[in-house]
Predicted 3D model of a 498-nucleotide part of an RNA (small-subunit ribosomal RNA, 3' major domain) from a Candidatus Omnitrophota bacterium. It matches the Rfam family "Bacterial small subunit ribosomal RNA".

Context: one part of a larger RNA
């Protein structure tokens, strides 16, 4: 110098504290341990493992287990010989398949030629040289990530102090979200962070209006009303269509706009803080990308990359069937619930954002429905997935294990797939289990968030997605304060630690 400390001081954080809503009790979903198997393939382990790697385990994936096979090999590249109906196409027979086996068809490219006549190349054998390895070491590595923590730090140059380690500066008064900024000072300067600079979103102006808009106008079609024997005229009404327009919404480029600029008071007249005024929006306006020196021999050799070991008729490489999906249990995550601020049952509103040619699939028609048929448009601001739910109206249910829950089970079916037994999803009908707000304990969240409804998407053939990533609806309560719990920061003190 550090690091500690049930030492001190100052200061922050959903840290507490005041609220709301969960977990912990119940089914079930999912992941981990145990534990069992032939195998239940690795990895990950307090906070920073456990809905994690896996954004999708019926074959395949797949690293495991059993069996059956191949041995220069599924994959490269070289080198040497060799075959000439070569190379590829592959039939009977054998097999679960892979394989093994070989009838029959039967090329290709250069150059050379009278000629399928040579020679070479591509392919093939065959023999070495290698290949191959999700085997081992994340404590030999590289890369890339997690954490402290978006905390406010980490450091140089030179110069001055000290014999040296080192200090100073970077302490000190103030002040900030912040080594932010102000003043002061044996230091005067830098650099990496911080904060701007980048996309988003709030507001607006200009531009540009098709596939998007429809205020204004005009015309057609419908509807009611009055006139009329019709035929047709008038009128009103907006519902559907054209036109004409770009007002408005939007869509997307290009610019204003926020900067303590102004005002008042405080403050060292400084940085700055309180408050107003004016705006769409005020003191970082909201959320994002973004992550210093560095720590935790933190993860990861199984994403690729790589030293070194090891293996080479096997620890490699195909195949078929299993497993990963097993279950006395105990744990973390979630979902649905225990019900009236519900439930069913009918009416009838209002999103954003995404997807889609091996696709998304309307409209009809069949079906109780899952789906099916046939198809129309769309490479999509154009068609289409697409019904937004919750909320709002009406009716029934009246407190009960019920018109709550919806588990497990049984039949009878779609649908995707070579194939849905191990082992998918979904629909109908019956069934109606535990559950009556959960013990010690414990976790999120401070504003369009919490809570709560619903919708998209990646992965994907189908799905175990309730799980992740986005997105729109509706929309709260509270915060006296910093004694105390945790975890940070400065600057101090004490130490038999480094």
């Nucleotide at each position: 110098u550090g690091a500690c400390g049930g030492g001190g001081g100052c200061c922050c954080g959903c840290a507490c504290a005041a609220g709301c809503g969960g977990u912990g009790g119940a089914a079930c979903a999912u992941g981990u341990g145990g534990u069992u198997c032939a195998a239940u393939u690795c990895g990950a382990c307090g906070c920073u493992a456990c809905g994690c790697g896996a954004g999708g385990a019926a074959c395949c994936u797949u690293a495991c287990c059993a069996g059956g096979g191949c041995u220069u090999g599924a994959c490269a590249u070289g080198u040497a010989a060799g075959a000439a109906g070569u190379a590829g196409u592959g039939a009977a027979c054998u097999g679960a398949a892979a394989g093994g086996g070989g009838a029959a068809c039967g090329a290709c490219c250069u150059g050379u030629c009278a000629a399928g006549u040579c020679a070479g190349g591509a392919a093939c054998u065959u023999a070495c040289a290698c290949a191959g390895g999700u085997g081992c070491u994340g404590c030999a590595u590289g890369g890339c990530u997690g954490u402290c923590g978006u905390c406010a730090g980490c450091u140089c140059g030179u110069g001055u102090c000290g014999u040296g380690a080192g200090a100073u500066g970077u302490u000190g008064g103030g002040u900030u979200a912040a080594g932010u900024c102000c003043c002061g000072c044996a230091a005067c300067g830098a650099g990496c962070g911080c904060a701007a600079c980048c996309a988003u979103u709030a507001u607006u102006a200009u531009u540009a209006g098709u596939u998007g808009c429809c205020a204004c106008u005009u015309c057609u079609u419908g509807a009611a009303g009055c006139c009329g024997a019709a035929a047709g005229g008038c009128u009103u009404u907006a519902a559907a269509g054209a036109a004409a327009g770009c007002a408005c919404u939007c869509u997307a480029a290009u610019g204003a706009g926020a900067c303590u600029g102004c005002c008042u008071g405080g403050g060292a007249u400084a940085a700055c803080c309180a408050g107003g005024a004016g705006g769409a929006a005020g003191g970082u306006g909201g959320a994002g990308a973004u992550g210093a020196c560095g720590u935790c021999a933190a993860g990861u050799c199984c994403g690729u990359a790589u030293g070194g070991c090891c293996u080479u008729u096997a620890u490699g490489c195909c195949c078929u069937g299993g497993g990963c999906u097993a279950c006395a249990c105990a744990c973390g995550u979630g979902u649905u619930a225990c019900a009236a601020u519900g439930g069913c049952u009918g009416g009838a509103a209002c999103a954003a954002a995404g997807g889609g040619a091996u696709g998304c699939a309307a409209a009809a028609c069949u079906g109780c429905g899952a789906a099916g048929u046939c198809a129309a448009g769309c490479u999509a601001a154009a068609c289409u997935c697409a019904g937004a739910a919750a909320a709002c109206c009406a009716g029934c249910c009246u407190c009960a294990g019920u018109u709550c829950g919806g588990a497990u089970u049984g039949a009878a079916g779609u649908c995707u797939g070579c194939a849905a037994u191990u082992c998918g999803a979904c629909u109908u009908c019956a069934u109606g289990a535990a559950g009556c707000c959960g013990g010690a304990a414990u976790c999120g969240c401070u504003a369009g968030u919490a809570a709560u409804g619903g919708c998209g998407g990646a992965u994907c053939a189908g799905c175990u997605a309730u799980g992740c990533c986005g997105c729109c609806g509706u929309g709260a309560a509270u915060a006296c304060g910093u004694u105390c719990c945790c975890g940070g920061g400065c600057c101090u003190u004490g130490u038999a630690c480094a």